This record gives sequence, C1' cells and structure tokens, in this order.
RNA sequence: CGAGUCGGCCGGGCAGCCGCGCCGCGCAUUGCGCGACGAGGAAAGUCCGGGCUCCGAAGGACAGGGCGCCAGGUAACGCCUGGGGGGCGCGAGCCCACGGAAAGUGCCACAGAAAACAGACCGCCGAUGUACGCGCGAGCGUGCAGGCAAGGGUGAAAAGGUGCGGUAAGAGCGCACCGCGCCGCUGGCAACACGCGGCGGCACGGUAAACCCCGCCCGGAGCAAGACCAAAUAGGGGAGCGGCGCGGCUUCGGCUGCGCCAGGUGCGGUCCGCACCGCUCCCGGGUAGGUCGCUCGAGCGCCGCGGCGACGCGGCGCCUAGAGGAAUGGCUGCCUCAGCGCGAAAGCGCGAGACAGAACCCGGCUUACAGGCCGACUCUUUAU
Repeated sequence: CGAGUCGGCCGGGCAGCCGCGCCGCGCAUUGCGCGACGAGGAAAGUCCGGGCUCCGAAGGACAGGGCGCCAGGUAACGCCUGGGGGGCGCGAGCCCACGGAAAGUGCCACAGAAAACAGACCGCCGAUGUACGCGCGAGCGUGCAGGCAAGGGUGAAAAGGUGCGGUAAGAGCGCACCGCGCCGCUGGCAACACGCGGCGGCACGGUAAACCCCGCCCGGAGCAAGACCAAAUAGGGGAGCGGCGCGGCUUCGGCUGCGCCAGGUGCGGUCCGCACCGCUCCCGGGUAGGUCGCUCGAGCGCCGCGGCGACGCGGCGCCUAGAGGAAUGGCUGCCUCAGCGCGAAAGCGCGAGACAGAACCCGGCUUACAGGCCGACUCUUUAU
C1' cells in the first nucleotide's frame, strides 16, 4: 500500500423567522400573550420473555404449543457470555434445530439387479451334483443346478480400509495394523478430551424443522387491561297524589285535622268488572362524559471493586414526550462531513441526503438504513 475480519459509536451544528402540540402562569372566555418541554437506533415487525391489570387463587390429569451439547448470567427468555463437538476459511474469524434411528411406525424421487429381515445386471467360480461330447484311461471340454460379493456399473447413500493368509472363486472367513463400538483408569464442575489397558470381528444405511420416544417449560385475556365519579332520555324498584268547605299553626312559600264529592282512555248501549294512562320525590344499575391507570423506572451517566466474560455490588450525579386517532414541521443564512465539477497541484465552486414516526412500560431477537468516525486483529505484496 492492498485485501479482509470483529467490536463500539454518530447519523448534522449554530442563529433568525413562520407554524404545531401539551403543561404552567396571566389576561380573558374557548381565544390571546409569556415561559418550560416536545421521537428513534431502530419508535418498525408484533416474533420471544417479563412487569402491571382483570378473569371462580388458575391443584391434578388429558389435549395443545414451545425448547433441546455443557456451565454460568438474568425478573425471565427461544436472549447473552464462556466452553465442548461438527463444518467452512491460509488466517483474523464465521456458521450449526447440536437429545434419541439396537422402542415402534412411515418415507427414501431418478438411476439401478437390489433402497432394507438387503440384493445379483455385467463379472468370477463351477471344488460338489448332474446332462452331453471327446479320450483305452487318469481325465478334459461344453451346459445346467449351484456358489461368491473381490472387480465393473447405478446412485446423495450399496454391510470400514490396507496387506498377508485362505479358497474352486471369494468373503472379518482367519491374522496384523489403522479405523469403530463398549468398559475401566487419567484430566475436567460438566459437555467432552488425550493417552493407556481390556473386551467385541464389527453390531443391523439415511431421515425425528416425518409421526413418535425421552427431559424441561407454558392457566387465559390484554391499557379498548382495569379502578373511581357520574348527566339528559328511556327503562327497573319504592312512596305519595284531585276538588270544595270549616278549623289550627305559619318564616306567608306552605304544613296539618275533620267532613263532603270525585279522575281520563279502552273492552261496552248501561252497570259491575278488568286492563292501561298522568304528575312529584327517592333509590339502585348501565350509557355519554370526566378522573385515574400514565410514566421515577429490572431508569440513565460517571467512578471504584469483584468476575476471562455476560453481569453483579457500592458511591456520586441527573430527570428524559406522556396525549387524544394523536403535536414533534417548514423556510432562510453561516459552518462543516461525504459526494460532484474544474484544476498539474495548492485550491476554488456547488453541496445535509438514508431508513423511518412514540400511544402502558421494560429485556431481547429480527428486519430497514445515504454516509461517516474510532478501536482491536488477520493475510498478501513491495520498499527500507
């Protein structure tokens, strides 16, 4: 210099003008003035996990769903950290749904003889048995029955590899070494690993994000959760009711005692009877509406200590939208980054653009993102 790999961060700054929302104060009456505050690293997807709230305190079983190497972190997790194993990369590093296929069931396209209680197309053999031919004969040849799984071929996958022995030909059939499985010792908390020793000719293809088995976890609904206050109208429950005369009390609004008379509509010609209707007050439930829930919290920053780390503990400091179908915007000027143009260079001119948009709150994951900064590390080449 080039090519890369991880981790962290930023994602415009200042000023002016106009505008928007909420809160506080003032004037005033639904407007105005002043002041303070006003999106993100993902506010997103709503995919996991929790807090909080209510639902018969939700115990057990079944169904259903999720997770799945080990240890740790955490409120919890399917997240994170460290480690083990496997794969990829020269490397820094990256990726992995990584329990069980000798419990059972299912599936394995095409090709191929055969895809599973394995099989025999080409091939090898034909020792043994048998048929025929030849030979005086021992025997030889051809074929069949049959034997084999070493070689070829098919496939993603076909019963471990090399060598020697063995055989008619072969084969873990036997043996040695390598590989594999199990057991013990050793190291490690463990997953597991290395070496040693012993046993086993080797043990039966793959597939469980196929059913299934094993282990662990999960009650449901969600801030439109939910709590409180509470109109008008309608409806529910309860109490009372009119007129006239006389009397008593009176705060002159009414209250009360006694006597007399008596509602409206419908069924009906009339009576009895039945049903319905009006007004006032009280009670309780619900709705509209209002208040709370609502943002101080597993909070943020700095420092110290413990830990490899995730993280934990302690000290100091800070308050950072709370809001409803919903404000957080626009323009101008200056500065500067990337970029573009001119230029041999110095430099000059133009020049803020990406994804996006809080709605109960947190912890994660995933996805989107113009451009930039910082740190650690790897590899190659060249020069000194």